[in-house]
RNA sequence: ACCGCCGUAGCUCAGCGGAAAGAGCGCUUCGCUACGAACGAAGAGGUCGCGCGUUCAAGUCGCGCCGGCGGUU
Numbered sequence: 001a002c003c004g005c006c007g008u009a010g011c012u013c014a015g016c017g018g019a020a021a022g023a024g025c026g027c028u029u030c031g032c033u034a035c036g037a038a039c040g041a042a043g044a045g046g047u048c049g050c051g052c053g054u055u056c057a058a059g060u061c062g063c064g065c066c067g068g069c070g071g072u073u
Stems, first nucleotide, its partner, number of pairs: 001072007010025004018056001027043005049065005
């Protein structure tokens, strides 16, 4: 330099163009307990990397940029 894949919650990741964006773990509160752990209940937490475009409608499609991983010379 070129090619491919990836970027969504603190972490690991789901999410056929149309619902108020989800799960597990973690975190907070409550219950339980002598106290914890475990378990049960409730809850907080998101500019969907950034921008532009296509569309009635974009996390999802297109383009550019940024970052990560892998490959080729």